[in-house]
Predicted 3D model of a 350-nucleotide part of an RNA (small-subunit ribosomal RNA, central domain) from an uncultured bacterium. The RNAcentral record of the full RNA draws on ENA and SILVA. The prediction has a mean pLDDT of 86. It matches the Rfam family "Bacterial small subunit ribosomal RNA". Its family is annotated with ribosome and structural constituent of ribosome in the Gene Ontology.
Context: one part of a larger RNA
RNA sequence: UUGGGUUUAAAGGGUGCGUAGGCGGACGCUUAAGUCAGCGGUAAAAUUGCGGGGCUCAACCUCGUCGAGCCGUUGAAACUGGGUGCCUUGAGUGGGCGAGAAGUACGCGGAAUGCGUGGUGUAGCGGUGAAAUGCAUAGAUAUCACGCAGAACUCCGAUUGCGAAGGCAGCGUACCGGCGCCCAACUGACGCUGAAGCACGAAGGCGUGGGUAUCGAACAGGAUUAGAUACCCUGGUAGUCCACGCAGUAAACGAUGAAUGCUAGUUGUCCGGGGCGACUGAUUUUUGAGUGACACAGCGAAAGCGUUAAGCAUUCCACCUGGGGAGUGCGCGGGAAUCGGUGAAAACUC
Numbered sequence: 001u002u003g004g005g006u007u008u009a010a011a012g013g014g015u016g017c018g019u020a021g022g023c024g025g026a027c028g029c030u031u032a033a034g035u036c037a038g039c040g041g042u043a044a045a046a047u048u049g050c051g052g053g054g055c056u057c058a059a060c061c062u063c064g065u066c067g068a069g070c071c072g073u074u075g076a077a078a079c080u081g082g083g084u085g086c087c088u089u090g091a092g093u094g095g096g097c098g099a100g101a102a103g104u105a106c107g108c109g110g111a112a113u114g115c116g117u118g119g120u121g122u123a124g125c126g127g128u129g130a131a132a133u134g135c136a137u138a139g140a141u142a143u144c145a146c147g148c149a150g151a152a153c154u155c156c157g158a159u160u161g162c163g164a165a166g167g168c169a170g171c172g173u174a175c176c177g178g179c180g181c182c183c184a185a186c187u188g189a190c191g192c193u194g195a196a197g198c199a200c201g202a203a204g205g206c207g208u209g210g211g212u213a214u215c216g217a218a219c220a221g222g223a224u225u226a227g228a229u230a231c232c233c234u235g236g237u238a239g240u241c242c243a244c245g246c247a248g249u250a251a252a253c254g255a256u257g258a259a260u261g262c263u264a265g266u267u268g269u270c271c272g273g274g275g276c277g278a279c280u281g282a283u284u285u286u287u288g289a290g291u292g293a294c295a296c297a298g299c300g301a302a303a304g305c306g307u308u309a310a311g312c313a314u315u316c317c318a319c320c321u322g323g324g325g326a327g328u329g330c331g332c333g334g335g336a337a338u339c340g341g342u343g344a345a346a347a348c349u350c
Base pairs, nucleotide, nucleotide: 004320005319006318007303008302012317014200015199016198017197021193022192023191025087027085028084029083030082031081033080034079035076036075037074038073039072040071041070042069049065050064051063052062053061054060090190091187092186093185094183095182096181097180098179103175104174105173106172107171108170109153113149114148115147116146117145118144119143120142124135125134161168162167205246206245207244208243209242210241215239219235220234221233222232257316258315259314260313261312262311265294266293267292268291269290271288272287273286274285275284298305299304322350323349324348331342332341334339
């Protein structure tokens, strides 16, 4: 490399958009590039294969013959491709409805926490396995009133919903993205995937400037202990929050790439449409789109998966090829930097 694979054994890119490329719906006509057939040329000799012959056999020698490929020519037209016409089921547009914590900005709200001021009040509070550090007669803890600050939104709340993923939850307003159902008016294959590339991307981190209630790396003290650079306790800086930039990684997980079609069912739930049903309701039935539980066939090493496939197929991309050394060194290109990407390099070792 071929083959075989990628939930858990090595292996799905964190996610999307998208260039090149690859692949691509139904029906005609045409072409003949691919494809197929006939014929011809070429394919040095030797060698190999097949069929003969000669050395007693064989090795060896020798004769004949086959050949993929390439070139030319004459045809075929099912399939692929090219051209052309037409179609509507894929895709999109339009119209009518609908749900939602999708996003961005601004405004508002109450509880809790901490702090401040004042009142009441007196000796403890706090903390733990037990303590101590700590706070407190300069009046704490507790309690009442008023005020300030920052951060997060109890209940509702759920195998709930939305989003490409990361993720998204108090309430209101504005702007804005996507999705589903119904109608079948319009376009007429406009599609799928996607190396590069571009964009987004939790937490933590970095830069500049704000903010700082809580919590809290580092740090300090108190305990525990043989020790305790920890677990527990009292404090506490960065950070946690905001604005604008950078960074670009996660068990970025469903450890399961995207798309399309097909293949028994049962049951719950969310959002639509139709029917039955006092007119509109509950219920029931049917039909879409999601989201769960079980289960047949099938698959699987098994666990399990099972119309939301890990089943049966097709297309495209990514990735794997024994463990360690190592996601390291060197190189390259990215970043202000910490670092990140590419890269399973090698010696050595099992």